The RNA shown here (Bacterial RNase P class A) has 376 nucleotides and comes from a bacterium.
The sequence was found by an Rfam model in a public genome assembly.
Its Rfam family is "Bacterial RNase P class A". It is annotated as a ribozyme. Rfam links the family to the GO terms ribonuclease P activity, dimeric ribonuclease P complex and tRNA processing.
RNA sequence: GGAGUAGGCUAGGUUGUCGCGCACAGGUCAUCCUGUGUGAGGAAAGUCCGAGCUCCAUAGGGCAGGGUGCUGGGUAACACCCAGUGGGAGUGAUCCCAAGGAAAGUGCCACAGAAAGCAGACCGCCAGCUCUGCUGGUAAGGGUGAAAGGGUGAGGUAAGAGCUCACCAUUGCCUUCGGCGACGAAGGCAGAUCGGCAAACCCCACCUGGAGCAAGACCAAAUAGGGGAACAGAAGUGGCCCGCUUCGCCAGGAUUCCCGGGUUAGGUCGCUUGAGGUGCGGGGUAACUCGCAUCCCAGAUUAAUGACACCGCCGGUGGCGGGUUUGCGGACGACACGCCAUUGGUACAGAACUCGGCUUAUUGCCUGCUCCGGGU
Numbered sequence: 001g002g003a004g005u006a007g008g009c010u011a012g013g014u015u016g017u018c019g020c021g022c023a024c025a026g027g028u029c030a031u032c033c034u035g036u037g038u039g040a041g042g043a044a045a046g047u048c049c050g051a052g053c054u055c056c057a058u059a060g061g062g063c064a065g066g067g068u069g070c071u072g073g074g075u076a077a078c079a080c081c082c083a084g085u086g087g088g089a090g091u092g093a094u095c096c097c098a099a100g101g102a103a104a105g106u107g108c109c110a111c112a113g114a115a116a117g118c119a120g121a122c123c124g125c126c127a128g129c130u131c132u133g134c135u136g137g138u139a140a141g142g143g144u145g146a147a148a149g150g151g152u153g154a155g156g157u158a159a160g161a162g163c164u165c166a167c168c169a170u171u172g173c174c175u176u177c178g179g180c181g182a183c184g185a186a187g188g189c190a191g192a193u194c195g196g197c198a199a200a201c202c203c204c205a206c207c208u209g210g211a212g213c214a215a216g217a218c219c220a221a222a223u224a225g226g227g228g229a230a231c232a233g234a235a236g237u238g239g240c241c242c243g244c245u246u247c248g249c250c251a252g253g254a255u256u257c258c259c260g261g262g263u264u265a266g267g268u269c270g271c272u273u274g275a276g277g278u279g280c281g282g283g284g285u286a287a288c289u290c291g292c293a294u295c296c297c298a299g300a301u302u303a304a305u306g307a308c309a310c311c312g313c314c315g316g317u318g319g320c321g322g323g324u325u326u327g328c329g330g331a332c333g334a335c336a337c338g339c340c341a342u343u344g345g346u347a348c349a350g351a352a353c354u355c356g357g358c359u360u361a362u363u364g365c366c367u368g369c370u371c372c373g374g375g376u
Base pairs, nucleotide, nucleotide: 001372002371003370004369005368006367007366008365009364012311013310014309016308017307018306020039021038022037023036024035025034026033027032041348045359046358048357049356050355051354052353053212054211055210056209060246061245062244063243065208066207067206068205069204070084071083072082073081074080085099086097087096088095089094100203101202105201106200107197108196109195122142123141124138125137126136127135128134129133150168151167152166153165154164155163169193170192171190172189173188174187175186176185177184178183216269217268218267219266226259227258228257229256230255231253237251238250239249240248276295277294278293279292280291281290282289283288312346313345314344315343316342317341318340319339320338321337323335324334325333331376332375
C1' cells in the first nucleotide's frame, strides 16, 4: 500500500429568519394572541416469528390440524440471542447447517448400464462338452454411471471371493477417563462389512383455542319494535370458541335460512408511564441480569416537524508545501498528508395500539484480526 473478515458509532449543527402539530398556563377567551415544553427510524420498511392487550357469555380435557427438532444457558416468550458439540466451506481471520430416527413400514434414485433394494453378468477369467458354439463356476480385472457392496498385502483356489490371516477404516457392544450435557480420548471383543434421500410420506420428543386496533367500548342520530320458512317441543333436544368429541353453561329457542328497511364520510375513548430510556457500580466467557440515581422524549386522524441562510462532513479538478518509500545520499516513479481556489454531493427513507426479534435497503467514520505485496 492492497484485498478480506468481525464489531462499534453515526445518520449533521445553529440560543439565525419565517412557517406548522400537540400539551400546559395566561389573556381582551373569536379557536385568536402570548409564553413554556415537546415533535419520526435504525431500519418507522417486509408482515416472516413471538408476546402484551381486546373480543368470542364461563372457555377446562382429549383427538385432528399446525409448529419446532444437537447440548447447555438467556428471555415475558420465540423458529430469536449467547456459549459449546458434530459436520461442511475457506491459505487464514472467519462463515454456514432444515443438526432426532433409514434395523417399524411405504416410496424415489432420470439416462446410461447386465444389475440401483436384495441384487445382477455385457466384456473378461476358469473347467467341461456332442467344440468357433453350448453348459457350469466366478465377481479379483475392464466398461456404464453421481453412486456398482470396504482398502492394502499375503495365503489359498480350476479360476476367484473376508474364503482365511495381518494391518487400517467403518459399524455394533463393553470397560476406563474427562465433561451438567451434546460428545471426546484410550482399550477390548466381533468378518458385523447390503448405498443415498425423511427440505419424501412416516415414526419419536416437546409446544400449541380462534380472530385481530379496520380488535373493541361508550354516546348521539335514524328506521318498519318488519315479513316469511325450517327443525324441536322439557328431552341423551337445540345452541355456545376454524373442525370433531367431552365437561361446563344457557334454553317454553342466546337456533338456522331467505326477503326488505335504517345507520355506515358523526363524536369520545382505546392512544401512549413502558417486559421504558440514560448514567454509575456489582455478577457472568457471553447473551443477559441485579442495585442506586436520574428523565418523561409524537399521539395525528385527507394525516404536523418545512423553506431560506451560514457552517460542518464526504468527493473531483488545479496550484503550492514539506514528507514516506526497509544500510546511507541523490534523481525518477509511486503513495499519503496540510493549505488555497473552484466545483459536485449530503444516503436508505416517513410513526398511526405497543414491545422483543429476524430479513431487506443504505451515507460516513473508528477499532481488532487475517492474507498478499513493498520499485528503477